[in-house]
RNA sequence: GGUCCGUUCGUCUAGUGGAAGGACACCGCUCUUUCAAAGCGGAAAUGAGGGUUCAACUCCCUCACGGGCUA
Repeated sequence: GGUCCGUUCGUCUAGUGGAAGGACACCGCUCUUUCAAAGCGGAAAUGAGGGUUCAACUCCCUCACGGGCUA
């Protein structure tokens, strides 16, 4: 250089066009003499830009970053 794949809460990970979910972590409450554990609740995310569509995390293009193969 060519080609293919990936990018979603702090971390990990689901989501095949119409409600963005789970686990851990974090915060609060309950329980406990206290802590831990447990139970309940809460905040928190679609890499950037453009296109298609009534509607895009999802389909298409470009860019950025990471990775595989190849030269």

The RNA shown here (transfer RNA) has 71 nucleotides and comes from Singulisphaera chitinilytica. Rfam family: tRNA. About the family: Transfer RNA (tRNA) molecules are approximately 80 nucleotides in length. The family's RNA type in Rfam is transfer RNA. Model confidence (mean pLDDT): 81 of 100. The source organism's lineage runs through Bacteria, Pseudomonadati, Planctomycetota, Isosphaerales and Singulisphaera. The RNAcentral record of the sequence draws on ENA.